[in-house]
RNA sequence: AGAGUCCGUCGGGCGGUCGCGCCCGAGAAGGGCGAGGAAAGUCCGAGCUCCGCAGGGCAAGGCGCAGGAUAACAUCCUGUCAGGGCAACCUGAAGGAAAGUGCCACAGAAAAGAAAACGCCGGGCAAGCCCGGCAAAGCUGAAACGGUGGUGUAAGAGACCACCAGCAGUCCGGAGACGGGCUGGCUGGGUAAACCCCGCCUGGAGCAAGCUCGAAAAGGGGCGAUAGGGCGGCCCGUCCUGCCCCCAGGUGGAGCGCGUGGAGCGCGCGGGUAACCGUUGCGCCCAGAGAGAUGAUCGCCACCCCGAGAAGGGGUACAGAACUCGGCUUACAGACGGGCUUUCUCC
Numbered sequence: 001a002g003a004g005u006c007c008g009u010c011g012g013g014c015g016g017u018c019g020c021g022c023c024c025g026a027g028a029a030g031g032g033c034g035a036g037g038a039a040a041g042u043c044c045g046a047g048c049u050c051c052g053c054a055g056g057g058c059a060a061g062g063c064g065c066a067g068g069a070u071a072a073c074a075u076c077c078u079g080u081c082a083g084g085g086c087a088a089c090c091u092g093a094a095g096g097a098a099a100g101u102g103c104c105a106c107a108g109a110a111a112a113g114a115a116a117a118c119g120c121c122g123g124g125c126a127a128g129c130c131c132g133g134c135a136a137a138g139c140u141g142a143a144a145c146g147g148u149g150g151u152g153u154a155a156g157a158g159a160c161c162a163c164c165a166g167c168a169g170u171c172c173g174g175a176g177a178c179g180g181g182c183u184g185g186c187u188g189g190g191u192a193a194a195c196c197c198c199g200c201c202u203g204g205a206g207c208a209a210g211c212u213c214g215a216a217a218a219g220g221g222g223c224g225a226u227a228g229g230g231c232g233g234c235c236c237g238u239c240c241u242g243c244c245c246c247c248a249g250g251u252g253g254a255g256c257g258c259g260u261g262g263a264g265c266g267c268g269c270g271g272g273u274a275a276c277c278g279u280u281g282c283g284c285c286c287a288g289a290g291a292g293a294u295g296a297u298c299g300c301c302a303c304c305c306c307g308a309g310a311a312g313g314g315g316u317a318c319a320g321a322a323c324u325c326g327g328c329u330u331a332c333a334g335a336c337g338g339g340c341u342u343u344c345u346c347c
Stems, first nucleotide, its partner, number of pairs: 001343010012301007020034005036318001040329002043327005048206004060202005065079005080094001081092004095197002100195002102191003119134007146164006165187001167184007210256004220247003224244001226242006262285001264284004268279004302316005
């Protein structure tokens, strides 16, 4: 210098003028604050709220290597194993196929417990058939009954031998996933994002949750008081209606939830490989509604494009809060910092 890989940061700056929302303020004075790394998708996990709930079980759903982090998670970190890459590094819903059931297209004899079409070998004869022995070599396929080589045999075969793979037992290392050694018999196809088995987890709805106050008018209840009317000759009683009073519900509306609070933020320090944790140190309070504000313009500068050009012109991504956090996923012009790998050149 080229190519690559991983982690992180920023994502226009400063100033003037006008404007918008919230707060302080008596105030149109003045002052303070005013989008994001994703505010997005609403896919996971929580806080919070209301409803439900003795306990246990079934069903349904989710998750699934180990250890750790965390309030929690399907997230993150460090490892293990498998696959890819020369490497840095990347990817993986990664328990069980020796509990059972199902499935395995086409081709192929055969797709899994049972067989033998083409074959090989021995014998017989009427000469292309019969009897017997053999099995995973050839052919097919994504996958063929452990693999390769040898011994052996009539031909063969884990029948036997060596190495390798796998399994079981055992020893060692490791916290564990797992790794390594020895011994053994010879091997039990694949598929669980098929049913299923095992282990763990899970009540529902969501801030338009939910809580509080509560106008007028009408209506409901209470019976207190009172007036009139019906029944009745009258009183008592009972029924109806009006007015006053009391009570409860509740519409419009108002307040809370809702941001001075915390799974807070930045820096420093300490612990840890890391995720992350601690902090008695220093600094900070950081939008908030009405589903409604967060903008426009000018000047200078920065960067990019057109242009021969110091002229001039154009542009600066994706996007945009609505109860709040932790993640994931997706979108994103461009700029910057750091670690590592590899190739070439020079000293």

Predicted 3D model of a 347-nucleotide RNA (Bacterial RNase P class A) from a Pseudomonadota bacterium. Rfam family: Bacterial RNase P class A. It is annotated as a ribozyme. About the family: Ribonuclease P (RNase P) is a ubiquitous endoribonuclease, found in archaea, bacteria and eukarya as well as chloroplasts and mitochondria. Lineage of the source: Bacteria > Pseudomonadati > Pseudomonadota. RNAcentral holds the sequence, with entries from ENA. The model forms 91% of the base pairs in the Rfam consensus.